Order: sequence, then structure tokens, then C1' cells
RNA sequence: CCCCGGAUGCCGCCGAGCCGGCCCCUCGAUGAGGGACGCCGGGCCGGGGACCCACCGCAGCACCGGGGUGAAGCGCGCACGGCCUGAGCCGGGUGCGCCGGGCGACUUCCCGCCCGAACCCGUCAGCUAACUCGGUAGGCGGCCCGUGGAAGAACGG
Repeated sequence: CCCCGGAUGCCGCCGAGCCGGCCCCUCGAUGAGGGACGCCGGGCCGGGGACCCACCGCAGCACCGGGGUGAAGCGCGCACGGCCUGAGCCGGGUGCGCCGGGCGACUUCCCGCCCGAACCCGUCAGCUAACUCGGUAGGCGGCCCGUGGAAGAACGG
């Protein structure tokens, strides 16, 4: 000097995942700072749950329980694998179309860059006032980086 990684501080992003109090410790002590479990309250988020509405009729074939959180869906192909074979179904992969979501305060439009996972209930649940139950995690980036462009509002000074 260069490269890689980490820590501290600060600024942010996805997401409901934030705030206050009790309690404990410390101090310069009617306040301030820090903090494990647990509890309480507020805010935010999600589930169950009436009337009304929706669904609920008949026939045939094949396959197959159904439902929830979340943006994380639908359709058309291609090759492969599985179900004994076929029909058909299932699985992951891959190409295209439509659609959904995110990107330093808000909305719309445009450009650019990304994401379309994972988990849960357990044969059961449409909507849903009263009522009732639960959650308040986790992960990641930057320190001149999408805090890009246009328009319009809002807030603060």
C1' cells in the first nucleotide's frame, strides 16, 4: 500500500413485530441510564364467530380431504422421474404469457434493479355485529450508497 473479515457508532430496508409501566441493577437520585425471565396497559397485526348475502339442484368421467398466515398466484409448453402400462395424476427443473410484491417521509406516472419463499391447523372453519382467542418475531443493507426522474400534496423550520 492492497485485499478479506470483524467490532463500535450512525443511517436505512423487508416485515404487524413498536411504545409505556411493574420488577432488577447502577448513578451525580422524587430523576437519569442499563437490563434477564415474567406480568400489565396502549398501539399495530392475525384467527374463530349471527341476522342478511353467498354456497347448497340434476347427470357423466377422472382425480382428490379441506383450511390459514404471507406478495409468494394462474395458464400454456418442453424434457426427466414416479404411480405396473395406457388414459390420467403427482414431483422438481426449464421456457413463455398474464398477474402479485419490494427498493431512506406520502400518492400517481416513468426509468432501472430485485422477489414470487417458508411455515401452520389437523377432517374442521364462506362473509360476519356482539363476543372470543392469539402474535408483537426473524432477517438484511449502507456509511456517498436508486435517499433515480416528473407532477401534486403534506409536515417542519
c-di-AMP riboswitch aptamer (ydaO/yuaA leader) from Geodermatophilus ruber, 157 nucleotides, folded computationally. Lineage of the source: Bacteria > Actinomycetes > Geodermatophilales > Geodermatophilaceae > Geodermatophilus. The prediction has a mean pLDDT of 75. Its Rfam family is "c-di-AMP riboswitch aptamer (ydaO/yuaA leader)". About the family: This family represents a conserved RNA structure found upstream of the ydaO and yuaA genes in Bacillus subtilis and related genes in other bacteria.